[in-house]
RNA sequence: CCGUGCUAGGCGGGGAGCUAGCGGUGCCCUGUACCCGCAAUCCGCUCAAGCGGGGCUGAAUUCCCGUCCGAGGGGUUGUCUCUCCGGGGACUGCCUUCGCAAAGCGGCGUUGACGAUCUGGUCCUGCGCGGCGGAGCACUACGAACCUGGUCAGGUCCGGAAGGAAGCAGCCAUAAGUAGAACGCUCCGGGCGCCGCAGACUCACCGGGUCCGAGUUGGCUCGCGCGGUGCAAGCCUGGUAUUCACUCCAAAGACGGGUGCACGG
Numbered sequence: 001c002c003g004u005g006c007u008a009g010g011c012g013g014g015g016a017g018c019u020a021g022c023g024g025u026g027c028c029c030u031g032u033a034c035c036c037g038c039a040a041u042c043c044g045c046u047c048a049a050g051c052g053g054g055g056c057u058g059a060a061u062u063c064c065c066g067u068c069c070g071a072g073g074g075g076u077u078g079u080c081u082c083u084c085c086g087g088g089g090a091c092u093g094c095c096u097u098c099g100c101a102a103a104g105c106g107g108c109g110u111u112g113a114c115g116a117u118c119u120g121g122u123c124c125u126g127c128g129c130g131g132c133g134g135a136g137c138a139c140u141a142c143g144a145a146c147c148u149g150g151u152c153a154g155g156u157c158c159g160g161a162a163g164g165a166a167g168c169a170g171c172c173a174u175a176a177g178u179a180g181a182a183c184g185c186u187c188c189g190g191g192c193g194c195c196g197c198a199g200a201c202u203c204a205c206c207g208g209g210u211c212c213g214a215g216u217u218g219g220c221u222c223g224c225g226c227g228g229u230g231c232a233a234g235c236c237u238g239g240u241a242u243u244c245a246c247u248c249c250a251a252a253g254a255c256g257g258g259u260g261c262a263c264g265g
Stems, first nucleotide, its partner, number of pairs: 001265006009057003012030004020046005034054005063258006072249004077245002081241001083239002086236002092232003095228002098225003103221003106217003115211008124199005129193002132189006139180004148173004156165003
C1' cells in the first nucleotide's frame, strides 16, 4: 500500500413546554435519515440520564472534533409602527344651528337684472247681486153620508087650484186637510261665488305699467364668527402583533483536522 473479516460508532437533529434533572410520546422548525411494544389526569431513566427486543451499515462522502454560515425558536430586555381595552378629556380636528362675506360653481339678466314709483289680485270688512239649503205663500190634484155652497131627479109638506116651501141621493165647486214636480214670489241661514260697488290693510306673495341701465342672487363649495353637541385627538397605564438591536439555544450545509483491531499478500 492492497485484500478479507470484526469492533467502537451510526441508522436524524433542534426549539418551546413538562420535569429536581435527562430523554421519549404530543406541539413547532428543519429535513427524509430502520422495525416492534410502552407513554400526558403520562412512560422510562439518574448526571453525557428513555426502557425492552430485533435488523441494516460499519473505519470513512457516512463516525468524532473545530471553524464558518445560519432555517427556526426563546428572553422579568430595549426600540419603531399599527391596533385593542381602560383612564382621560376638550385648548385641536370632525359634525352641526345661526349669522357674516361673496373667491369658485350655479340660477336669473339688454326678450331689461337690481332699484325706484304707480297700480291690481290674493287676504279682511260692509252693501248689493247670484246660487245653495230650509220654511212659507202662490199653482195643480184629491178631498165633506149629515152638522159647507149651487143645482136639486124621486119623494115629502102647504094650497080648491094657480103656484110655492123645505130638502135626501146624484152632479159641480169648495173648507179643514192630504199630496205634488218644475217655474214664480217672500223670509231666514252660511269658511257658497275666476260676480259688482265701496273701503281697510300696506307686512307678505303674485301680476301689470313707467323710469334707470348691468349686474344681481346667496342654492352648493371655500372662508370667517358666536354657539351647541357627540365622536375622534393631544396625554397616560396595560395587552397583542410587527420591525430593528442585544442576548440565548440551534437544524441542515461548507471547510479543515482526527480516529481502531485481527489475519493474509

Predicted 3D model of a 265-nucleotide RNA (Bacterial large signal recognition particle RNA) from a Chloroflexota bacterium. It matches the Rfam family "Bacterial large signal recognition particle RNA". About the family: The signal recognition particle (SRP) is a universally conserved ribonucleoprotein involved in the co-translational targeting of proteins to membranes. Lineage of the source: Bacteria > Bacillati > Chloroflexota. Model confidence (mean pLDDT): 77 of 100.